The RNA shown here (transfer RNA) has 73 nucleotides and comes from an Aggregatilineales bacterium.

[in-house]
RNA sequence: GCCCGAUUCGUCUAGUGGCCUAGGACGUGGCCCUCUCAAGGCCAAAACACGGGUUCGAACCCCGUAUCGGGCA
Repeated sequence: GCCCGAUUCGUCUAGUGGCCUAGGACGUGGCCCUCUCAAGGCCAAAACACGGGUUCGAACCCCGUAUCGGGCA
């Protein structure tokens, strides 16, 4: 330099064009329970890497950029 793949809450992940005001687990915070803690119950906060494009409509399709991983030279 070229090619391929990946990027979603703090972490791991679901989603494959409209049902999404993006769901779940762990973690975090609050409340209940308890003499206290743990466990358990209830509730809450928390994410689509960035910029364009296609489309009536994009986390999802296309292009570019960035980062990471792999392959070739």